[in-house]
Molecule: c-di-GMP-I riboswitch aptamer
Organism: Candidatus Sulfobium mesophilum
RNA sequence: UCCCGAUAACGCCAAACCAUCCGCGAGGGUGGGACGGAAAGCGGCGGGUCUUAGAAAUAAGAUGGCCGAGCUGCCGAA
Numbered sequence: 001u002c003c004c005g006a007u008a009a010c011g012c013c014a015a016a017c018c019a020u021c022c023g024c025g026a027g028g029g030u031g032g033g034a035c036g037g038a039a040a041g042c043g044g045c046g047g048g049u050c051u052u053a054g055a056a057a058u059a060a061g062a063u064g065g066c067c068g069a070g071c072u073g074c075c076g077a078a
Base pairs, nucleotide, nucleotide: 004076005075012037013036017032018031019030020029021028022027035065041071042070045068046067047066048063049062050061051060052059053058
C1' cells in the first nucleotide's frame, strides 16, 4: 500500500413516523426523529422495481437506503 473490517478512536449520514412546502403521481426539499449504514459519499451507465400518458408499441419521469459496474474518500485491531 492492497485485501479486509473490530462491542476500537474521531467524526459522518439518517429508515419508518410527524409537521410543512413542491409534484397529476412515483416521489422530492426543509425541520423534528433514529431503523439502520464503512461508502447510506457522487453520477441514473446497465439491470430491477415504481409512476404518469397510451389499447399496445412506446414516451416522459421516480428510486444511488434494490443489485451490478464506475469515480472519490475517514480510521487501522485481527